[in-house]
RNA sequence: CCGUGCUAGAUGGGGAGGUAGCGGUGCCCUGAACCCGCAACCCGCUAUAGCGGGGUUGAAUUCCUGCCGGAGGGUAUGACUUGUGGGGUCCGGCCUGUUUACGAGGAGCGAUGACGGUUGGGUCUUGCGCGGCGGAGACUUUUGAACCGUGUCAGGUCUUGACGGAAGCAGCACUAAGAAAGAACCUCCGGGUGCCGCAAGGUUGCCUGGCAAGAGAAAACCAGUACAGGUUUCGCCCGGAAGCCAUUUCUCGAAGGCAGGUGCACGG
Numbered sequence: 001c002c003g004u005g006c007u008a009g010a011u012g013g014g015g016a017g018g019u020a021g022c023g024g025u026g027c028c029c030u031g032a033a034c035c036c037g038c039a040a041c042c043c044g045c046u047a048u049a050g051c052g053g054g055g056u057u058g059a060a061u062u063c064c065u066g067c068c069g070g071a072g073g074g075u076a077u078g079a080c081u082u083g084u085g086g087g088g089u090c091c092g093g094c095c096u097g098u099u100u101a102c103g104a105g106g107a108g109c110g111a112u113g114a115c116g117g118u119u120g121g122g123u124c125u126u127g128c129g130c131g132g133c134g135g136a137g138a139c140u141u142u143u144g145a146a147c148c149g150u151g152u153c154a155g156g157u158c159u160u161g162a163c164g165g166a167a168g169c170a171g172c173a174c175u176a177a178g179a180a181a182g183a184a185c186c187u188c189c190g191g192g193u194g195c196c197g198c199a200a201g202g203u204u205g206c207c208u209g210g211c212a213a214g215a216g217a218a219a220a221c222c223a224g225u226a227c228a229g230g231u232u233u234c235g236c237c238c239g240g241a242a243g244c245c246a247u248u249u250c251u252c253g254a255a256g257g258c259a260g261g262u263g264c265a266c267g268g
Base pairs, nucleotide, nucleotide: 001268002267003266004265005264006263009057010056011055012030013029014028015027020046021045022044023043024042034054035053036052037051038050063261064260065259066258067257068256072252073251074250076248077246078245080243081242082241084239085238086237087236090235092234093231094230095229096228097227098226100224105222106221109216117211118210119209120208121207122206123205124201125200126199127198128197129196130194131193133190134189135188136187137186139182140181141180142179143178149174150173151172152171157166158165159164
């Protein structure tokens, strides 16, 4: 150095999770990488860390170590998106009430004349008139007295010798008190009476005219100012949960690549 046979070893690996810890079953990533039994309210072990039984391979490109590498996972931080809990003393926004009107908006008014000036009248108060309304009286008409109204008084009664006289019921007529109706005239009383008249007073609050002059005045309806209250739909703030991005931090880390290391026996 080669051949043959054996042995150690290998027969996937990793992450999270679980566990006192280590593996496994289960989930995920990478990969293609034996079989059977056990196994998540778990199964088997003890830093020498799956247990038990088989099969294949076997000192090497396959085993071991180191370095490179960086699929993927986890943690922290930051941004974005989604949804969620809370906050009304968040002077955000929105709503309500009150307030104010400096400057200045809108809608309105104004040369068919603003703001002012001047001069009248009405409205206001009082008094006096006139009218009207209401009431009452008077007045007119009708009615109206068994007896205690008048006149006339049939009959009858009384008286007288007679002539006559007297009282007087009913009836009739007229009236009193009373009752009913009533237009106009008259008298009295009253009033939130009247496009009425006169006088006095009051007066800038309102309305309405005249004269001269020439351009703004005003209101709080909308917006604006100030104050107070409310509201978590939106925005903002605080908290927490997912998703996704970042290579920024930390950590674990497969495939792969490079380098090195590593048996035994026999024969040639």
This is a predicted structure of a 268-nucleotide RNA (Bacterial large signal recognition particle RNA) from Desulfotomaculum sp.
The coordinates come from a structure-prediction model, not an experiment, and the mean pLDDT is 76.
It matches the Rfam family "Bacterial large signal recognition particle RNA". It is annotated as a non-coding RNA gene. From the family's description: The signal recognition particle (SRP) is a universally conserved ribonucleoprotein involved in the co-translational targeting of proteins to membranes.
The model forms 93% of the base pairs in the Rfam consensus.
Lineage of the source: Bacteria > Clostridia > Eubacteriales > Desulfotomaculaceae > Desulfotomaculum.